[in-house]
Context: one part of a larger RNA
RNA sequence: CUGGGCGUAAAGCGCGCGUAGGCGGUUUACCCAGUUAGGCGUGAAAUCCCCGGGCUCAACCCGGGAACUGCGUUUAAUACUGGUAGACUAGAGGUCGGGAGAGGGUGGCGGAAUUCCCAGUGUAGAGGUGAAAUUCGUAGAUAUUGGGAAGAACACCAGUGGCGAAGGCGGCUACCUGGUCCGGAUCUGACGCUGAGGCGCGAAAGCGUGGGGAGCAAACAGGAUUAGAUACCCUGGUAGUCCACGCCGUAAACGAUGAGUGCUAGACGUUGGGGGCUUAGGCCCUGAGUGUCGCAGCUAACGCAUUAAGCACACCGCCUGGGGAGUACGGCCGCAAGGUUAAAACUC
Numbered sequence: 001c002u003g004g005g006c007g008u009a010a011a012g013c014g015c016g017c018g019u020a021g022g023c024g025g026u027u028u029a030c031c032c033a034g035u036u037a038g039g040c041g042u043g044a045a046a047u048c049c050c051c052g053g054g055c056u057c058a059a060c061c062c063g064g065g066a067a068c069u070g071c072g073u074u075u076a077a078u079a080c081u082g083g084u085a086g087a088c089u090a091g092a093g094g095u096c097g098g099g100a101g102a103g104g105g106u107g108g109c110g111g112a113a114u115u116c117c118c119a120g121u122g123u124a125g126a127g128g129u130g131a132a133a134u135u136c137g138u139a140g141a142u143a144u145u146g147g148g149a150a151g152a153a154c155a156c157c158a159g160u161g162g163c164g165a166a167g168g169c170g171g172c173u174a175c176c177u178g179g180u181c182c183g184g185a186u187c188u189g190a191c192g193c194u195g196a197g198g199c200g201c202g203a204a205a206g207c208g209u210g211g212g213g214a215g216c217a218a219a220c221a222g223g224a225u226u227a228g229a230u231a232c233c234c235u236g237g238u239a240g241u242c243c244a245c246g247c248c249g250u251a252a253a254c255g256a257u258g259a260g261u262g263c264u265a266g267a268c269g270u271u272g273g274g275g276g277c278u279u280a281g282g283c284c285c286u287g288a289g290u291g292u293c294g295c296a297g298c299u300a301a302c303g304c305a306u307u308a309a310g311c312a313c314a315c316c317g318c319c320u321g322g323g324g325a326g327u328a329c330g331g332c333c334g335c336a337a338g339g340u341u342a343a344a345a346c347u348c
Stems, first nucleotide, its partner, number of pairs: 003320004007302002012316001014201004021194003025088007033081002035077008049065006091191001092188003096183004103177007110154001114150008125136002162169002206247006215241002220236004258315001260313004266293006273286005297304002321348003330341004
């Protein structure tokens, strides 16, 4: 360089923005770089291949041919690719009018529950378990009533419902703010797709500084269980969980399915739009989501099936037997924990 692949066998980067690069809609004219055809020059010899010949054969050697798939130059062609100039509107974007939403950020507010504190009533138990005990309680617990404080989370609504690129997002409210869908006319005129590097976002846990700390709860202590019990169960309980700022950069970061565009039977449900008909019950059409089933087709099978794993195109990432190993060494990043890039010997 080439081949075959990537839902579950090895393999889609966690996700986005975007640089270089690759690829790119309709149409006209010109150029002729790529492309195509012909000519000329060159492509040393030897080697390889074919034919013939010489050593008794062969190896070896000699002669001839073919070939040297290339490069240069020239003539010609102009469909396609490309370049230049112009035009277009089906891609993309803008404008206008509407819509839905736990999309993001900041501030304020609310009720239920929990724990604690104060006071009243009240008396001997409460709690917990398979059963118990540790534990709490006559210094008055548990229960119950009233008052107060604090922190965290928001029952019902709630829905294979919604929103977001992913991680993720759920009480109410105000402000700031991103994306998206539908409809109409109009504007720009290919402005597009992908994206090596790069930059940003990124659950939980963890780290740094300062706050906060109700409940829960690694570690830890005790009680049980057990042959033992460094566990499962119970009573406690510290980091942490919460907030601000700064790190970390991982995950079964999953749809285990990269993003984009076009094409390829349907049926039923559901979310938010638009249009038409209507006897006002509803019915039909349409484009955007989200589900179930299912044809063709695909698949090793399972299954997928207009939300493709079908049929195609262009781009990126990745795989190449198991173990050693996502390890060592080195580089880069990090306060650290560690992350990332990533082998080999050896072995089956």
Predicted 3D model of a 348-nucleotide part of an RNA (small-subunit ribosomal RNA, central domain) from an uncultured prokaryote.
Its mean pLDDT, the model's own confidence on a scale to 100, is 88.
Its Rfam family is "Bacterial small subunit ribosomal RNA".